A computed fold for a 77-nucleotide RNA from an Oscillospiraceae bacterium, annotated as transfer RNA. Rfam family: tRNA. By type it is a transfer RNA. The sequence is in RNAcentral, with records from ENA.
RNA sequence: GGGGGUAUAGCUCAGUUGGUCAGAGCGCACGGUUCACAUCCGUGAGGUCGAGAGUUCGAGCCUCCCUAUCCCCACCA
Numbered sequence: 001g002g003g004g005g006u007a008u009a010g011c012u013c014a015g016u017u018g019g020u021c022a023g024a025g026c027g028c029a030c031g032g033u034u035c036a037c038a039u040c041c042g043u044g045a046g047g048u049c050g051a052g053a054g055u056u057c058g059a060g061c062c063u064c065c066c067u068a069u070c071c072c073c074a075c076c077a
Stems, first nucleotide, its partner, number of pairs: 001073007010026004019057001028044005050066001052064003
C1' cells in the first nucleotide's frame, strides 16, 4: 500500500426484508421469600447502536468517509 471481518447497556451477545424494535442473559438497585445468607420470584435503573455526512416519509440495518481493533496479501529492511 491492497483486500476482508468486527464496533449495539457495566460484561457477553441477538436484532431476519428499512417501519412491529431499543432487546436477552449475567451483573447492579429495590421489594418478596428466610431467624439470617444463598437460591428462587417480582419490579426498576442503565443505550442517542464507534464519530460525521448522505439516501429515504422513515436508518441499528442501505451508501460515502473517518476512527479503533483483528485477519490475509504485497512491499521494505